[in-house]
Molecule: c-di-GMP-I-GGC riboswitch aptamer
Organism: Nitrospirota bacterium
RNA sequence: ACCGAUAAAGCCAAACCCUCUGUGAAGGGGGGGCGGAAAGUACCGGAUCUCAUGAAAAGAGAUGGCCGGGCUGCCGAAA
Repeated sequence: ACCGAUAAAGCCAAACCCUCUGUGAAGGGGGGGCGGAAAGUACCGGAUCUCAUGAAAAGAGAUGGCCGGGCUGCCGAAA
């Protein structure tokens, strides 16, 4: 460097429930714990979803626990 243990120390937190915000997708807080070695970031490309009316376009948004790339990062057995 690659790689990833039934290792150690920590970290994050799905569904569901309560509550608040939002037209909505969703988001914040509390409980919870299915999982995760990038389940860190949101810089680039894409995908999906929403918009008071919401079928399409445009526009404006949402999702990183959706995909690929970029950047950053804890630990250290075996091969």